[in-house]
Molecule: transfer RNA
Organism: Bacteroidota bacterium
RNA sequence: CGGGACGUAGCGCAGCCAGGUAGCGCACUUCAAUGGGGUUGAAGGGGUCGUGAGUUCAAAUCUCGCCGUCCCGA
Numbered sequence: 001c002g003g004g005a006c007g008u009a010g011c012g013c014a015g016c017c018a019g020g021u022a023g024c025g026c027a028c029u030u031c032a033a034u035g036g037g038g039u040u041g042a043a044g045g046g047g048u049c050g051u052g053a054g055u056u057c058a059a060a061u062c063u064c065g066c067c068g069u070c071c072c073g074a
Stems, first nucleotide, its partner, number of pairs: 001073007010026004020057001028044006050066005
């Protein structure tokens, strides 16, 4: 320098192709069961989807630029 993959909650990921209220597991908070812990059950909080712009009535999703991580090539 060229090509490709990935970036979504504290962590790991789905959702993207085919636009229409942002989800799952673990973790966290509260409550109950227990003498306590562990565990189980019930309820709850947390995201402007890496970033900037464009298209659209509407963008995590489509288009373009940029940033970061990884892989391949030179």